[in-house]
RNA sequence: CUUAUCAAGAAAAGCUGAGGGAAAUGGCCCGUUGACGCUUUAGCAACCUGCCACUGGCAAGGUGCUAACUCCAUCUCUGUGAAACAGAGGAAGAUAAG
Repeated sequence: CUUAUCAAGAAAAGCUGAGGGAAAUGGCCCGUUGACGCUUUAGCAACCUGCCACUGGCAAGGUGCUAACUCCAUCUCUGUGAAACAGAGGAAGAUAAG
């Protein structure tokens, strides 16, 4: 860079010590009842891989992941037209394969 997917799923211990939830903004959440981060073990099964009675199921080898719909929205279109709300599509992000 290209393609695909993103409504599901999944923890505990140790260390550290104040912030964190991708960027910016506005929200809303998590956090000394120690979040986030690192290490170890465990788990989940998104993609690749393997197997089977193969639009499905099983396994867990390679990446990955284990608060909240990618936490929600901010760009366009439609309904409405005052806002709000709902739907669709983008942009950006994350993951996998090439």